[in-house]
Context: one part of a larger RNA
RNA sequence: AAUCAACGCUGGCGGCGUGCCUAACACAUGCAAGUCGAACGCGAAAGCCCGCAAGGGUAAGUAGAGUGGCAAACGGGUGAGUAACACGUGGGUGACCUGCCUCAGAGUGGGGGAUAACGACCCGAAAGGGUCGCUAAUACCGCAUAACAUCCUGCCUUUGGAGAGGUGGAGAUCAAAGCCGGGGAUCGCAAGACCUGGCGCUUGGAGAGGGGCCCGCGGCCGAUUAGCUAGUUGGUGAGGUAAUGGCUCACCAAGGCAACGAUCGGUAUCCGGCCUGAGAGGGCGGACGGACACACUGGGACUGAGACACGGCCCAGACUCCUACGGGAGGCAGCAGUGGGGAAUUGUUCGCAAUGGGCGCAAGCCUGACAACGCAACGCCGCGUGGAGGAUGAAGAUCUUCGGGUCGUAAACUCCUUUCGAUCGGGAAGAACGUUUUCGGGAUGAAUAAUCCCGAGAAGUGACGGUACCGAGAGAAGAAGCCCUGGCUAACUCUGUGCCAGCAGCCGCGGUAAUACAGGGGGGGCAAGCGUUGUUC
Numbered sequence: 001a002a003u004c005a006a007c008g009c010u011g012g013c014g015g016c017g018u019g020c021c022u023a024a025c026a027c028a029u030g031c032a033a034g035u036c037g038a039a040c041g042c043g044a045a046a047g048c049c050c051g052c053a054a055g056g057g058u059a060a061g062u063a064g065a066g067u068g069g070c071a072a073a074c075g076g077g078u079g080a081g082u083a084a085c086a087c088g089u090g091g092g093u094g095a096c097c098u099g100c101c102u103c104a105g106a107g108u109g110g111g112g113g114a115u116a117a118c119g120a121c122c123c124g125a126a127a128g129g130g131u132c133g134c135u136a137a138u139a140c141c142g143c144a145u146a147a148c149a150u151c152c153u154g155c156c157u158u159u160g161g162a163g164a165g166g167u168g169g170a171g172a173u174c175a176a177a178g179c180c181g182g183g184g185a186u187c188g189c190a191a192g193a194c195c196u197g198g199c200g201c202u203u204g205g206a207g208a209g210g211g212g213c214c215c216g217c218g219g220c221c222g223a224u225u226a227g228c229u230a231g232u233u234g235g236u237g238a239g240g241u242a243a244u245g246g247c248u249c250a251c252c253a254a255g256g257c258a259a260c261g262a263u264c265g266g267u268a269u270c271c272g273g274c275c276u277g278a279g280a281g282g283g284c285g286g287a288c289g290g291a292c293a294c295a296c297u298g299g300g301a302c303u304g305a306g307a308c309a310c311g312g313c314c315c316a317g318a319c320u321c322c323u324a325c326g327g328g329a330g331g332c333a334g335c336a337g338u339g340g341g342g343a344a345u346u347g348u349u350c351g352c353a354a355u356g357g358g359c360g361c362a363a364g365c366c367u368g369a370c371a372a373c374g375c376a377a378c379g380c381c382g383c384g385u386g387g388a389g390g391a392u393g394a395a396g397a398u399c400u401u402c403g404g405g406u407c408g409u410a411a412a413c414u415c416c417u418u419u420c421g422a423u424c425g426g427g428a429a430g431a432a433c434g435u436u437u438u439c440g441g442g443a444u445g446a447a448u449a450a451u452c453c454c455g456a457g458a459a460g461u462g463a464c465g466g467u468a469c470c471g472a473g474a475g476a477a478g479a480a481g482c483c484c485u486g487g488c489u490a491a492c493u494c495u496g497u498g499c500c501a502g503c504a505g506c507c508g509c510g511g512u513a514a515u516a517c518a519g520g521g522g523g524g525g526c527a528a529g530c531g532u533u534g535u536u537c
Base pairs, nucleotide, nucleotide: 001536002535003534005533006532007531008530009529012383013382014381015380016379017378018376019375020341025339026338027337029336030335031334034070035069036068039067040066042064047058048057049056050055077294078293079292087218088217089216090215091214092213093212096211097210098209101207102206103205105203106202107201108200109143111141112140118133119132120131121130122129123128149173150172151171152169153168154167155166156165157164178199179198180197181196182195183194186193187192220266221265222264227257228256229255232254233253234252235251236250237249238248239247269291270290271289272288273284274283275282276281296317297316298315299314300313319330320329321328322327347373349372351370355369356367357366358365359364386416387415388414389413396407397406398405399404420478423472424471425470426469430464435459436458437457438456439455440454441453442452443451481526482525483524484523485522486507487506488505492521493520494519495518496517502509503508
């Protein structure tokens, strides 16, 4: 000097930050991932109205569950493991993938069979399940078309090397889905055909962004760890993967690493950075940003563009809970919160107004991300606790050589000010959009329609919050402590004590005049803090 600090004494205000370093211990409760009716079928009730009633209408094709799509692999947490291509940095991929998005190209024809929901019956304490029957789709499955692609087979180019690029051939294989608007003529009883716009869908290409894999170099300790290795090292072939590769397997060979430290053991997420220091260096990796790993413990795959998946599935284990004893349920290292551990670390708050994310044409819905407020002097920064005048100097205290000195312009007293706080009144910016609507212009179009784009105007949106801020009145009014005072080190005396009681970072003080203990007075330092302890330089 610094600190994710703690402890002691003390404590007025504000701003900005930070806040389980220990038990990756166990968790009650609530919330933290949904959304789409413009993909699809089904479809209530209360209430109100009519009716004597039965019933009907409305609520409402609403709520709701289900099929289907997208999201759920992001965002959020933690640092257990990991000494490793995990990370950092620089490269490679002639060995690769990529949903949504952007750009430009082509297509979107015609069929089929199911199934949940639902209904009926049944089993079970529950969780849940079974049988039969009905039904839809952008769900599922054939067919047609087939450029590109893949397979097969030639040639050419680049290259050290073809699994790259180009070009040719006969075949083989492989697509799709619809939904929502607008419309004059013509056809049609109508739906619609037809024209047109938007959103989708299929297929190949390019891009952007994202990822996989490989390599060079770099960053801990121990030799009281010296040898380690059998898929081990390499080859051929095959399998597997998006892709290279002992990644896996069969066969063959006998290799590979190591004193430039292999193997083993210990410790540890890594970095941008942070602290210190003149620098070199040393220490650290909390907050913020990037990467990695993990999600009760261990293992596994499924779905998917992407996971071997924190709030998905299966198996095993430990633990907890429910049970009708047959069987089931769960995973806070998400946000709050509880117990426990500990010297020690906060609210079971408010809001989606902003920023961002998911879904949706949109309105919008969801969002403990985030934005806010709350608690804590935990840190940094700022402000205040009054200002001026006022005595050869009150009282009091203390020291005294008894003359006086000091506290001390300090107080009283006079004049003045009113920050902050308290009270009263006014009162924001953060809001831009999106959407609806009016007008004008443009694109598309047969169209004055619909859709899209641009501009101008109007309507409308704030959790924080009656907060920040501004103003008013009052009155010095409500606001100072802590440590030190032998030397290092800034600041000295009195009394008490008597190697006692005690102090102490080091040297050392104390045994009758202690500037070192304790108290008083004085003084010094810092100040809403001051000291102590721990840790680093």
Annotation: Small-subunit ribosomal RNA, 5' domain from an uncultured bacterium, 537 nucleotides, folded computationally. The RNAcentral record of the full RNA draws on ENA and SILVA. The coordinates come from a structure-prediction model, not an experiment, and the mean pLDDT is 84. Rfam family: Bacterial small subunit ribosomal RNA.